Source information: Model confidence (mean pLDDT): 80 of 100. The RNA shown here (transfer RNA) has 73 nucleotides and comes from a Minisyncoccota bacterium. Its Rfam family is "tRNA". It is annotated as a transfer RNA. The source organism's lineage runs through Bacteria, Bacillati and Minisyncoccota.

RNA sequence: GCCCCUGUAGCUCAAUCGGACAGAGUGCUGGUCUUCGGAACCAGUGAUGCGAGUUCGAAUCUUGCCAGGGGCA
Numbered sequence: 001g002c003c004c005c006u007g008u009a010g011c012u013c014a015a016u017c018g019g020a021c022a023g024a025g026u027g028c029u030g031g032u033c034u035u036c037g038g039a040a041c042c043a044g045u046g047a048u049g050c051g052a053g054u055u056c057g058a059a060u061c062u063u064g065c066c067a068g069g070g071g072c073a
Stems, first nucleotide, its partner, number of pairs: 001072007010026004019056001027045006049065005
């Protein structure tokens, strides 16, 4: 330098191959319980890497950039 893959919550992963409020586990906060803590139960919390385009509608398609990984030279 060229090609390919990946990027979603603090962390690990979903999202039926474009459709309704983007979910789950874990974490964190509060409460119930307990002598205290833990466990358990209830409630809350928080995310589509950044920009542009296509479309009635984009996490998903196209494109530029950024970051990470792999291959070739």